The RNA shown here (FMN riboswitch aptamer (RFN element)) has 143 nucleotides and comes from Cytobacillus kochii. Rfam family: FMN riboswitch aptamer (RFN element). Rfam links the family to the GO term FMN binding. Model confidence (mean pLDDT): 80 of 100. The model forms 97% of the base pairs in the Rfam consensus.
[in-house]
RNA sequence: AAUAUCCUUCGGGGCAGGGUGAAAUUCCCAACCGGCGGUGAUGAGGGUAACCUCUUAGUCCGUGACCCGGGCUCAGGAAUGAGAACGGUGGAUUUGGUGCAAUUCCAAAGCCGACAGUAUAGUCUGGAUGGGAGAAGGAUGCG
Numbered sequence: 001a002a003u004a005u006c007c008u009u010c011g012g013g014g015c016a017g018g019g020u021g022a023a024a025u026u027c028c029c030a031a032c033c034g035g036c037g038g039u040g041a042u043g044a045g046g047g048u049a050a051c052c053u054c055u056u057a058g059u060c061c062g063u064g065a066c067c068c069g070g071g072c073u074c075a076g077g078a079a080u081g082a083g084a085a086c087g088g089u090g091g092a093u094u095u096g097g098u099g100c101a102a103u104u105c106c107a108a109a110g111c112c113g114a115c116a117g118u119a120u121a122g123u124c125u126g127g128a129u130g131g132g133a134g135a136a137g138g139a140u141g142c143g
Base pairs, nucleotide, nucleotide: 004140005139006138007137008136009135010134017029018028019027031123032122033113034112035063036062037061038060043054044053045052046051058111059110067088068087069086073082074081075080093109094108095107096106097105115126116125117124
């Protein structure tokens, strides 16, 4: 340095203002938000240079939450309850510019957002003091 196992911590944002109505942060006008990893021609710093470090996508590639299936296993005398791996499902972008090269840069205009509740919800309340992609730090062992 690489790699394996384990531990700890962290790990999601958002309806201002107005209209209608008996009632809507749910409808209408308008406003606001963008998980994680990768890619990447952005930006910053270092270096004579090769190059190195940090940084850049909601809509590209993959992935998590929700939902459906599954049922090693665990608890129980039983009925039954809990439930891992794994599988499935799963939303959305164009045009112009520059250029050798861009769905990533620049400009403009779009579009999308689980389930349950409730006047129809990406933004309220709830499952959730949950789960989690992953991130950081540490320990141990081998060489």